RNAcentral holds the full RNA, with entries from ENA and SILVA. This is a predicted structure of a 347-nucleotide part of an RNA (small-subunit ribosomal RNA, central domain) from an uncultured Bacteroidota bacterium. The coordinates come from a structure-prediction model, not an experiment, and the mean pLDDT is 86. It matches the Rfam family "Bacterial small subunit ribosomal RNA". Gene Ontology terms of the family: structural constituent of ribosome and ribosome.
Context: one part of a larger RNA
Formats: sequence, structure tokens, C1' cells
RNA sequence: UUGGGUUUAAAGGGUGCGCAGGCGGCUGUUUAAGUUAGUGGUGAAAGCGUCCUGCUUAACGGGAUACUCGCCAUUAAUACUGAACAGCUUGAGUAUACGUGAGGAAGUUGGAAUGCGUGGUGUAGCGGUGAAAUGCUUAGAUAUCACGCAGAACACCGAUUGCGAAGGCAGACUUCUGGCGUAAAACUGACGCUCAUGCACGAAAGUGUGGGGAUCAAACAGGAUUAGAUACCCUGGUAGUCCACACUGUAACCCGAUGAUCACUAGGUGUUGGGGAGCAAUCCUUAGUGCCCAAGCGAAAGCGAUAAGUGAUCCACCUGGGGAGUACGUUCGCAAGAAUGAAACUC
Repeated sequence: UUGGGUUUAAAGGGUGCGCAGGCGGCUGUUUAAGUUAGUGGUGAAAGCGUCCUGCUUAACGGGAUACUCGCCAUUAAUACUGAACAGCUUGAGUAUACGUGAGGAAGUUGGAAUGCGUGGUGUAGCGGUGAAAUGCUUAGAUAUCACGCAGAACACCGAUUGCGAAGGCAGACUUCUGGCGUAAAACUGACGCUCAUGCACGAAAGUGUGGGGAUCAAACAGGAUUAGAUACCCUGGUAGUCCACACUGUAACCCGAUGAUCACUAGGUGUUGGGGAGCAAUCCUUAGUGCCCAAGCGAAAGCGAUAAGUGAUCCACCUGGGGAGUACGUUCGCAAGAAUGAAACUC
């Protein structure tokens, strides 16, 4: 490499967009590049294979045949693929109408809680724990009432719910904006699928500059525990947590450990958003989202129209464990580091 695989054994890229490339709906005409058939030429000899044969045998030698099945030219065929042209509507898209949701961005605003400040009431404790202590408190704390300030997060509703490509998204309202679904079929007429490289997005932590700083809280300090306690528990507490802009580009949580698209293959039962029928109970249909299962698949667990079934196209990835996601080199990054990614050796 072929073959075989990728839920859990090694293996699906974190996600999307998308150039090249690969693949591609129905009908007809032309062409004849691929394809198929015939004919001619060429593919040296030696060697290899088979048969015969010469040295007493063999090695060695001689003869025949096969092979090299490819390439070139030419004559035909036209089912499929390609090319050119003409058409079609079911794939794809557009328009119309009606819906849908924590989809995104900016702004405005609300109450509870927490902390702080000021004042009132009030007096000796509060806090914390397994028990304590550190800590706070007669300079009046804790508790309670009133007023004010600050930042962050949004109880109930709330769900086995919904939306988003993924990461993710939840108080309310306004503005801007992306998507999806349904109906009927008006329009375009294959405009499609996938996608190496590339580009964009990408939790938390971290980084830079400037703000902000209530809570919580790495580091750190103290008190405990303990043989010790660089911990678990307690009292504090700085980065950070929040915002703007710019980077980082990762996750055992980017996981359904399951790539994308299309077609086909019994049913039953919930639920979300539409549509239709019916007086109603209810039924039908479509796009999601769950559960249980037929066939089938699977090593089994299990999967089972949201497939891990049956097929097709394209991409990514795997090839024993360790060494190692390491070394070296290169690219990117302010740095932290990221990406790419071995070998010796060893079992």
C1' cells in the first nucleotide's frame, strides 16, 4: 500500500463557511475522449515458465512455444461516464402569508439578597466549630428600624421545555439583527453534496492597556487538627471573578466518547412549534425533542426512522504498550504556551 476499521478495544477534526479537488436528478439530439469489438504494426536477444532434445546425469547447451496484454495506428459500436446543445421539475433556492424560541448585539429599567456609610432603639456579648481558637465588640458590636451608596447575580415560572453550527444562551422592556417551521404552490431551472489548504467563531483559566471592585476567592497570613499538616475545618485576604478593547485557541467538561449529506426499512407511547378535518371526543400531517420495541446489526453492553440497520458520495482519523504528545526543527504567541511531531532503547 491493499485489506480491515473508528459509541465503549487504537481511531470522528471543538464548530461552521468555503476555493481547488472528488461525486452528482429526469428527457432528447450531436460527438465519440473514457469504454467495448475487429484488423495491422511494435513490445531486440538473453533470462523466467512449459514441452522436446544434446553432452553417461546434472549444472550447461540447442529447438519450439508461451509470456511481456502494454503502446501506436486504423475500422466499427454507442448502453454507461465525459463534452456540446435543447428542454423538464421532483433536488436546491427565491417571493407571498402566518407563526416560533433563555439565538445574537446595544441601551433603559426592577425587586430580593449581600456588603458598606449615616442616624435611631438597645446592652454584653457576637461569630465560628465535632469541640475550640484566631477574629469582631463598652471608642457600643451582634440584633432591630429608617435613609443612602456600591457592585454582581437574576428566586418563583422552570420542564424528561426551547433556541443556537459548536462554545453556549434565563429578571423585565425597547431598538437593531441572524435562523428555523408551516401553508399554498407563483417564480428560477440542477443553481446541488462534500471539502485538503485557507478563513471565521470557539468554556474556564491566563496575558496586555484602561476602568470597576459588592460577593466569592488561587497565592498569602493567622487559628485549629495532627506524630507532622506546606491540606481537609475556621477567621481574614490579594490577583482574579465584572466591563471595554486586544491577545491566547485549549478541555478526561467542546461527549451522543457516535463527521456531513441523501435515499430506503414494522409498530406503540409522551411532548414542543405549525397546518388540516370534525359539533365534540378525537384523528391526520409536518419539523423537532424523549421513551419502549419488529426486522436487522453488534464481541457484548446495547443500537434500532434522532441507527450503531440497508445502500451511495465526500472529508477526517487508526495500525501493540511504554519511551511521548516528549526531543529536534519549523510556524504562531507579549508570555504562559499552542500546532505540527519522531527515533534510539525497552516489554